[in-house]
RNA sequence: CACGGAUCCAGAGUUUGAUCAUGGCUCAGGACGAACGCUGGCGGCGUGCCUAACACAUGCAAGUCGAACGGAACUACUAGGAAGGAUCUCUUCGGAGAGACGGAAUUUUAGUUUAGUGGCGGACGGGUGAGUAACGCGUGAGUAACCUGCCUUUGAGAGGGGAAUAACGUUCUGAAAAGAACGCUAAUACCGCAUAACAUAUAUUGAUCGCAUGGUCGGUAUAUCAAAGAUUUAUCGCUCAAAGAUGGACUCGCGUCCGAUUAGCUUGUUGGCGGGGUAACGGCCCACCAAGGCGACGAUCGGUAGCCGGACUGAGAGGUUGAACGGCCACAUUGGGACUGAGACACGGCCCAGACUCCUACGGGAGGCAGCAGUGGGGGAUAUUGCGCAAUGGGGGCAACCCUGACGCAGCAACGCCGCGUGAAGGAUGAAGGUUUUCGGAUUGUAAACUUCUUUUGUCAGGGACGAAAUCUGACGGUACCUGACGAAUAAGCUCCGGCUAACUACGUGCCAGCAGCCGCGGUAAUACGUAGGGAGCAAGCGUUGUCCGGAUUUACUGGGUGUAAAGGGAGCGCAGGCGGGCGAUUAAGCGUGACGUGAAAUGCAGCGGCUCAACCGUAUGAAGUGCGUCGCGAACUGGUUGCCUUGAGUGAGUUCGACGUGCGCGGAAUUCGUGGUGUAGCGGUGAAAUGCUUAGAUAUCACGAAGAACUCCGAUUGCGAAGGCAGCGCACGAGGCCUUUACUGACGCUAAAGCUCGAAGGUGCGGGUAUCGAACAGGAUUAGAUACCCUGGUAGUCCGCACGGUAAACGAUGGAUGCCCGCUGUUUGCGAUACACUGUGAGCGGCCAAGCGAAAGCGUUAAGCAUCCCACCUGGGGAGUACGCCGGCAACGGUGAAACUCAAAGGAAUUGACGGGGGCCCGCACAAGCGGAGGAACAUGUGGUUUAAUUCGAUGAUACGCGAGGAGCCUUACCCGGGCUUGAACUGCAGCGGAAGGAUACAGAGAUGUUGACGUCCUUCGGGACCGCUGUGGAGGUGCUGCAUGGUUGUCGUCAGCUCGUGCCGUGAGGUGUCGGCUUAAGUGCCAUAACGAGCGCAACCCUUUCCAUCAGUUGCCAUCAGGUGAUGCUGGGCACUCUGGUGAUACUGCCACCGUAAGGUGUGAGGAAGGUGGGGAUGACGUCAAAUCAGCACGGCCCUUACGUCCGGGGCUACACACGUGUUACAAUGGGGUAUACAGAAGGCAGGAUCACGGCAACGUGUUUCAAAUCUUUAAAGUGCUCCUCAGUUCGGAUUGGGGUCUGCAACCCGACCCCAUGAAGCUGGAUUCGCUAGUAAUCGCGCAUCAGCCAUGGCGCGGUGAAUACGUUCCCGGGCCUUGUACACACCGCCCGUCAAGCCAUGAAAGCCGGGGGCGCUUGAAGUCCGUGACCGCAAGGAUCGGCCUAGAGCGAAACUGGUAAUUGGGGCUAAGUCGUAACAAGGUAGCCGUAAGCUUCAC
Repeated sequence: CACGGAUCCAGAGUUUGAUCAUGGCUCAGGACGAACGCUGGCGGCGUGCCUAACACAUGCAAGUCGAACGGAACUACUAGGAAGGAUCUCUUCGGAGAGACGGAAUUUUAGUUUAGUGGCGGACGGGUGAGUAACGCGUGAGUAACCUGCCUUUGAGAGGGGAAUAACGUUCUGAAAAGAACGCUAAUACCGCAUAACAUAUAUUGAUCGCAUGGUCGGUAUAUCAAAGAUUUAUCGCUCAAAGAUGGACUCGCGUCCGAUUAGCUUGUUGGCGGGGUAACGGCCCACCAAGGCGACGAUCGGUAGCCGGACUGAGAGGUUGAACGGCCACAUUGGGACUGAGACACGGCCCAGACUCCUACGGGAGGCAGCAGUGGGGGAUAUUGCGCAAUGGGGGCAACCCUGACGCAGCAACGCCGCGUGAAGGAUGAAGGUUUUCGGAUUGUAAACUUCUUUUGUCAGGGACGAAAUCUGACGGUACCUGACGAAUAAGCUCCGGCUAACUACGUGCCAGCAGCCGCGGUAAUACGUAGGGAGCAAGCGUUGUCCGGAUUUACUGGGUGUAAAGGGAGCGCAGGCGGGCGAUUAAGCGUGACGUGAAAUGCAGCGGCUCAACCGUAUGAAGUGCGUCGCGAACUGGUUGCCUUGAGUGAGUUCGACGUGCGCGGAAUUCGUGGUGUAGCGGUGAAAUGCUUAGAUAUCACGAAGAACUCCGAUUGCGAAGGCAGCGCACGAGGCCUUUACUGACGCUAAAGCUCGAAGGUGCGGGUAUCGAACAGGAUUAGAUACCCUGGUAGUCCGCACGGUAAACGAUGGAUGCCCGCUGUUUGCGAUACACUGUGAGCGGCCAAGCGAAAGCGUUAAGCAUCCCACCUGGGGAGUACGCCGGCAACGGUGAAACUCAAAGGAAUUGACGGGGGCCCGCACAAGCGGAGGAACAUGUGGUUUAAUUCGAUGAUACGCGAGGAGCCUUACCCGGGCUUGAACUGCAGCGGAAGGAUACAGAGAUGUUGACGUCCUUCGGGACCGCUGUGGAGGUGCUGCAUGGUUGUCGUCAGCUCGUGCCGUGAGGUGUCGGCUUAAGUGCCAUAACGAGCGCAACCCUUUCCAUCAGUUGCCAUCAGGUGAUGCUGGGCACUCUGGUGAUACUGCCACCGUAAGGUGUGAGGAAGGUGGGGAUGACGUCAAAUCAGCACGGCCCUUACGUCCGGGGCUACACACGUGUUACAAUGGGGUAUACAGAAGGCAGGAUCACGGCAACGUGUUUCAAAUCUUUAAAGUGCUCCUCAGUUCGGAUUGGGGUCUGCAACCCGACCCCAUGAAGCUGGAUUCGCUAGUAAUCGCGCAUCAGCCAUGGCGCGGUGAAUACGUUCCCGGGCCUUGUACACACCGCCCGUCAAGCCAUGAAAGCCGGGGGCGCUUGAAGUCCGUGACCGCAAGGAUCGGCCUAGAGCGAAACUGGUAAUUGGGGCUAAGUCGUAACAAGGUAGCCGUAAGCUUCAC
């Protein structure tokens, strides 16, 4: 490189207004010896005390052999025939004899059983994991340093004796367990003798081999050691030797958890020689000798833990784990010990000691479930006191056979894995019911019912195994399986439904109850709580909890980082260690490759096969097991050895540079002080002051003197040094860098844990010195306070010497070294060439950039780029650089350095806003310049408060308060009291009944209402209808709640100039650009510039009005001309010129001129013009902000009331009144007031109306007449002007209040109307702090009108015209706003954020007199059993043995100390906790820039 094959990696939520990155937390997956909750039909295969190695009742778990032996018992057989004795005979009546039967002792043979002796086995099998950090385990080697019963093979052999002892018998002790004495007896039990080598030992000798000690095979001599029988005569045993197999023992290499807050450990310790001991090596043990051995490659100590094959997870590398099965180890109530044996220091053996339990006659004994069941206990939690030896395996036996809680099975448990079922097909009227609804419907839903079918499962019945490889033998089991019958019959739940994460509605609840894995839900419309319906997921299970891995590249070997996020040591030197230049040679340790051995089986993977499938199981099928060992081969790279080289490094030579260090000396200016002179009243200090100094003469000034400290200018973006740091001048002694040269060495190098040294300021000790400055301290100010900032003083200190200390934001927040990689530019200092321009080449110090890097900002040959090497450090925030321990220090303190607990963030960079007691530019009646007011008085009106039966409700900084209300006596009216009604005051559907509807009058009543009831009687197709009333029913009605569920409307920022979009471009992105910059504008208005080019909503313009003109039209308007008339008047004819009215049009655009400017545009007492720079005014209000206002204008979701929260009526209230505030009116007077005469508007309204005129009345007004539905009438404006009085006063100002009398409206003026007349005549003489409006027809001032309305509390609101100013230098300041920029820890956006003490509650933790434990070590005393050694009076024929003495030790007691745990009065800080207290430290210049190190002070209660 090609071909072929195999395998295979997913993310999400959460910090922000948004973004990127860092970083933690959390989730989705898999697994489990599990547990818990709800639920539960069946089968198969597995699994089942993880806690108390806690204590155990009861039964069983190791026996077997009579073919080793002597007995014993029993049975049968063979002999034997005792005791007794029915009956009979004799009798001297005392007795004697015979005797069937009976079958004892004893005997023969055979059999069964077996206590004891003896043999083999109880060292296997089974359990558990306490101990153990170890050659314990794993893996690979070694034993020339070893053993091995039974088994296999081979060779040889078994002759002949002896002495005992259990059992048993007798006697005795004891409660028992047991035991003693004497006596008898056997063996395959025991002991000699004989025989024997291919055995062993010694001596000697030959050959040969090995990595050393040494081994192997021989020869010779000497010495020593064997044996057992049984029997059915087939056999099975016995002894010695050799070999095999099996099983063990020991040694070694490598691997095997955490802690250094465990750094030194060790005396049989390390080695040697010689012994002892052992199967065997060895300090294993002993005597002697030497002084070693281990340890930073982690000894020792402490903690934890059985190890492995494997299991779980993972893409893998890894991580976690060691249940079940298999291998090894260790243990058997705790500790010690040996005996026996082939094998043990022995789970169901022995001895001793301890604890515990049991029995006891109190003297003494017995026991060991971590075997199988089972019990108690512990615990969240783990099963039957089952069946069987049929199979497999084991022990014994010749065998039959016996034993076997090993094992095979069954039982219990959804504990796990796997399989099956709970039916299938059809079935729309889309049934009923439920839920929901916009009332139409939708959904549950083919789901059910119903029809047809099937029978796995189930029940019943019949048959019926394999497992048994010659015979016999089946616990499981009448089980699996097969067949038939019956009948949809017997069988579905759990969790979830806000996002992550598949699945949504209704009701209930109302920050409650509750949920929650994280983010977070719940405060009246909750897809998040609870329930229901529906849905999603899984399914005989489903969820929860716990644990492990994963996701997490979040410990990074694969595969991370360290300028600002956590993280570079303050700096240097340097041992160990790690890494290391060029060219050869060699080696083969690493490395590569091939082969061999091993890597147990099981498991896992692939193939094949068996249970109907699967799980499960089988398989002399394969691969794998990435490891270890051995032998070859290779030699590029790394390493070793060796030879050479010069470029790394160093040395030399020659220049040169510098605030490099140390020591010594010198200098002037300044400061302060002292002395003297001059001189006089202040000086000093501050934002302003004061303390302080000064008539005892200061400050100022001159001269002289003294002292200490620091070195002006030069001076810089400079230079030097490892860092800290270093600055007057000179000298001396040191050190260093660079350059040039290329003479020398020849890799001598880089880094650097420990270690050593240096190390600002402050601090400490001792001794000096002390001019200045100056912690602490004192005083003065400031302030609410001011233990501060400011001021006046002032001690340590600041300086020197010696010593200590060892930290800083010790910073480039950037470890050191080496190499490589575009450029431009400045500067310091060398060298070359030159002429001083210029230029080449080094070493430094700076600036800007390409590539690249980076989260970005930025870095960029001085890297934060590309690479290599070494060191240091990081792993969420807080707790905390704290506690404890240790080390250092005189101390202060430094170094090292946790945990509990708590949070879901903390932090970085950048973005957009907002904000700043940040900056720049600009605007606005914002200030300033002016004019007039408010705040003082009285009254009007609104509000708050208070009151009340009610004083209805709303509006509350600007943006509520003469606001909703453009008009509360009743009504309005919503409020209060009282009286009524309940399908209702108004509207409407349906049903039934009745009737026209209506209703004068009279009566009761406060009225509503009730009674009375003259009068009145529609249409028709004759069914009825219209209309009305009553009854019933469905709707009604509500100014009840929620403006924080809403629509609509409105206020405000603000008529401010802004707010955005498309495409493109830039940025990882939020986002930016455009929209910035310069100029200009009222304006994001325009021009220029420009990675932007365009566009939209706003601005402007278009609209209305006003101002000039033209034209058209000409009544109700007008009257120039003509005519008529009157006391007078456009009064009349006439006319439409003018005014005017209302249509159309025109005009103004910086168009012209001058100047300035590129342009846009600006300027001008410019021209022209009625008007000049948007001419004036109005309407018009961008995206949005304030959860702004309004549910009481209206509309509307939800909730609430329904004989009342609805509705009607009478009366009352909204008008109250110690008080406070807002908005106004009228005034305080002479620029005025009164009287009188007199001139000139505009706009609007008018028939239940506006008015003239005449008369009456002082007047309000009344009566009558006439006019106007309007350019026709209403219609006199007032201030002004003329004349006159008042003359500075509480007045001829002012008009409140009160008394009296009237008018008008209205059903009605008491609460509670307006107006008129007469009388009364209050406060008030221009208004504190403060504050409002206004820039021209404006302010000020004067009157007129309108809406609402019966009337009116209107001085309010909305309009109209008349008269008619002053001032603006200007933008420093106050307020508001716009643009750009800057900082930010703010984003609810400064009314922000946020710190610490104190007070309260809770939590964990440190210290603490003491108290209570724990394990281990040390010393002393004592010391069981037992091995060993010694001894051998005693016992034994003997072998030998007991006793005795000694050593060692378990254990016990005492003591001193260390370590470690618990607890504790009190005490320290820490953390957490909706609304506590005090201040305001930090974030903006945070109002004294902040921060780091250090030191001192205050803090008592607060401060």